This is a predicted structure of a 73-nucleotide RNA (transfer RNA) from Vicugna pacos. Model confidence (mean pLDDT): 80 of 100. The same sequence occurs in records of 4 taxa. Taxonomically the source falls in Vicugna (Eukaryota, Eumetazoa, Vertebrata, Laurasiatheria). It matches the Rfam family "tRNA". About the family: Transfer RNA (tRNA) molecules are approximately 80 nucleotides in length. It is annotated as a transfer RNA.
[in-house]
This record gives sequence, C1' cells and structure tokens, in this order.
RNA sequence: GGGGGCAUGGCUCAGUGGUUAGAGUAUGUGCUUAGCAUGUACGAGGUCCUGGGUUCAAUCCCCAGUACCUCUA
Repeated sequence: GGGGGCAUGGCUCAGUGGUUAGAGUAUGUGCUUAGCAUGUACGAGGUCCUGGGUUCAAUCCCCAGUACCUCUA
C1' cells in the first nucleotide's frame, strides 16, 4: 500500500428501516440483618464513532473519514 472485520450506558454485549434502544455486570437508594455478605424492589446513567447521502421515517441501507483488530505484499 491492498483486502476483510468492528465501533451501541463505566465494562462486556444484544438489537430491528417504524414512533420510549435493551440485557448482564458495575453503581446509587430503600427493604431484609445486631452488623456485614447474600437476596429483593426501585432508580440514575446513551450525541447508537464523525460527516454526508437515500427514505415519509436511519442505530440499521449507501459513501467518505477516524480509531482499533486481522490477513496479505
């Protein structure tokens, strides 16, 4: 240099062109306990990497860029 993959709460990951984007874990508060742990209920936390395009509608499709992973010379 060329090919492929990936980018979504703090972390690990689902997700579908359709009107509120979810789970586990972590974290906060209450209950439970003499207290702690466990358990349980509730909550907060997201520019869906960036820009543009297609569409009535884009996290999803297309293009470009950026970071990372990988193959290859």